[in-house]
RNA sequence: CGAGCAGGCUGGGCGGUCGCCGACUUCAUCGCCUUUGGCGUUGAAGUGGGAGGAAAGUCCGAACUCCACAGGGCAGUGCGCUGGCUAACGACCAGUCCGGGUGACCGGAAGGAAAGUGCCACAGAAAAUAUACCGCCUCUUUCCGACGCUCUUCGGAGGGUCGGAAGCGGUAAGGGUGAAAUGGUGCGGUAAGAGCGCACCGCUUGGGUGGUGACAUCCAAGGCAGGGUAAACCCCGCACGGAGCAAGACCAAAUAGGGGAGCGUUCGAGGGCGGCUCGUCCGAAGCUUCCGGGUAGGUCGCUGGAUCGGCCGAGUAAUCGGCCGGCUAGAUAAAUGAUCGCCGCCUCUCUAAGGGCAACCGAAGGGAGGAACAGAAUUCGGCUUAUGGCCAGCUCGAGCA
Numbered sequence: 001c002g003a004g005c006a007g008g009c010u011g012g013g014c015g016g017u018c019g020c021c022g023a024c025u026u027c028a029u030c031g032c033c034u035u036u037g038g039c040g041u042u043g044a045a046g047u048g049g050g051a052g053g054a055a056a057g058u059c060c061g062a063a064c065u066c067c068a069c070a071g072g073g074c075a076g077u078g079c080g081c082u083g084g085c086u087a088a089c090g091a092c093c094a095g096u097c098c099g100g101g102u103g104a105c106c107g108g109a110a111g112g113a114a115a116g117u118g119c120c121a122c123a124g125a126a127a128a129u130a131u132a133c134c135g136c137c138u139c140u141u142u143c144c145g146a147c148g149c150u151c152u153u154c155g156g157a158g159g160g161u162c163g164g165a166a167g168c169g170g171u172a173a174g175g176g177u178g179a180a181a182u183g184g185u186g187c188g189g190u191a192a193g194a195g196c197g198c199a200c201c202g203c204u205u206g207g208g209u210g211g212u213g214a215c216a217u218c219c220a221a222g223g224c225a226g227g228g229u230a231a232a233c234c235c236c237g238c239a240c241g242g243a244g245c246a247a248g249a250c251c252a253a254a255u256a257g258g259g260g261a262g263c264g265u266u267c268g269a270g271g272g273c274g275g276c277u278c279g280u281c282c283g284a285a286g287c288u289u290c291c292g293g294g295u296a297g298g299u300c301g302c303u304g305g306a307u308c309g310g311c312c313g314a315g316u317a318a319u320c321g322g323c324c325g326g327c328u329a330g331a332u333a334a335a336u337g338a339u340c341g342c343c344g345c346c347u348c349u350c351u352a353a354g355g356g357c358a359a360c361c362g363a364a365g366g367g368a369g370g371a372a373c374a375g376a377a378u379u380c381g382g383c384u385u386a387u388g389g390c391c392a393g394c395u396c397g398a399g400c401a
Stems, first nucleotide, its partner, number of pairs: 001397005007391004012343007020050002023047006030040004052373001056384002059382005064244004071278004076240005081095004096110001097108004111235002116233002118229003133175002135171003139167003143164005149158003183201006202224001203222008248300004258291006270282003307326008345370006354361002
């Protein structure tokens, strides 16, 4: 200097003018009431406050609200290495193992294949009740060829060696197919081979040591075997009532307390809202459903919280504890905007003090331009996605000395 990895902070500042929303105080006006006061409407003045790190996605978990209480079972859903943390979670922290990367680091859908059932296409002999395509080896000859030997009555006869072909047998070391071929590598041995034997690795069994544990490591014995797949069904373990702020509570007003059907009236209709079932509870003249009509306005919920900031302590950390301090939007068709000035930040460029051994860096000044992703709607803890700038750390490479 270049390319990467994984973090922290921040998301322009100050001032003026005009404008929007809320709160509080004072004054004035009007109305009501329980009348030295209180509540509310309107107006003025003053003092404060007014979007995010993701407010996004709606993927998880909860707080809270309602279903009278939400019991048991089946099915279902989710999670699945170990330990910790949390209100809880599938999140977070630390670690183990596996995988990716030269590395810093990143990812993991990480229980069980000896409970059972499936699947492994094509290729290949063969993917399980295992087997032999090519090849290698022993043997056989009724076959072919070459070479040579012995005997001969010279017509021939009898063996042998090598090669080829065919067949029986042995083989799974070599080659081929495949993602994967029945333990791997090497040495010996064999007719040729093979755990056939040996060494190391692997596997099985039994132990030692360290660790809370997942696991790691070591020793001994045994020649010892088909593998993979559960992001296939399944088995095992743990957890799980439902719906959701358009939840829900209250006030006011209006209409037609209208009409029909079914079931039922204590021998229990219907309901208790993820499905089924058992139990249990509510339920008494009602329940369910269809048609038609009216209203859809206001208040609360609505912001004091598993809250925020600082300091100290424990802990590797996530996080927890203690002390002190703070109150920071609450809109409802949806408010926080516009404009001006100065300063700051970033990019490019001109110029360039200076630093350095060098490669290189670069204050101050001038000019031009730029400022990302993006807006609450009950709240909180996470995850995921989008994104400008600054800071420091680590890895790899090149170059200079």
Molecule: Bacterial RNase P class A
Organism: Acidobacteriota bacterium